[in-house]
Order: sequence, then structure tokens, then C1' cells
RNA sequence: UGCCGAGUCGCUCCCGAUCCGACGGGAGCGAGCGGGGGAACCAAUUCCUUUGGGGCUAAUCGCGGUGCUGGCCCAUAUGCGCCGUGACGCGCUGCUCUUUCUGCGCGAGCCCGACAGCUAACCCCGUAGGCCUAGGAAAGGGGA
Repeated sequence: UGCCGAGUCGCUCCCGAUCCGACGGGAGCGAGCGGGGGAACCAAUUCCUUUGGGGCUAAUCGCGGUGCUGGCCCAUAUGCGCCGUGACGCGCUGCUCUUUCUGCGCGAGCCCGACAGCUAACCCCGUAGGCCUAGGAAAGGGGA
């Protein structure tokens, strides 16, 4: 200077500190953005409810092969691991948005705690963290 992401902006008070200011730390309040709970109607409906269920997020659903699984031997999955593969989802263009093609990459992690369909009013929560060359082409808008 840019990228992923909701994760940005403004204000008040206290402390460092001493009249003011910049700066640092702490406690709060708003706006914006993001998420959850929650009627009627609708949906679902005698089944399911340990093979529990649900939420954030792109981070899901399969197929094939293979390995492991009681003190010993054999066998074994609806469990776990590894390899390959399909569908689907997400990210990357140096002004920006949408669509298409192509190339590259990702499909993790965390939370609730027996419990939640949708859902107006209403209620509650978050405003982090992590990265470095972050690729090319076409069409149509907007802006400079």
C1' cells in the first nucleotide's frame, strides 16, 4: 500500500500527571455493521426425541480403496485415521460493483447444554483475530 473477516466511527469519565495539549492504560455510552432468542399465519404432525438436538462460519454432502479397534487368537462398524475422487460452497483482478471464462488456493475451528421451525413487537450478544505479492481475460454499469 493492500488481503480474509460483521469486526468500523464518534463521545464521556478516571488514572499515569502537574495548568493545557498530544500519548498510553482502564471503565462506559451511542451510531453503523453482524448474529441469536422470540407470536399470529404458514410449516411440521403421532413419528422422531443417545444413532441426542441446536448455533456461529464458505467450512457441507456423497462414492471407492485401505488401516485400527478388550488380557490372547479370529472376525467386525453405524466409530476413528489415511489415500483417491464427485457434487456443492468460499476467497484472490491495485478506483469500485455485477455477470461469465480461466488459473491458483480453502472447505478449519469454536460454542450452547437436554433445549430453540418460521416469526411482528420485544429481549440478548459481538464489534475479534490472522496475513503478504495477494493471478489473468471479456462484457455491462458507477465514480474519479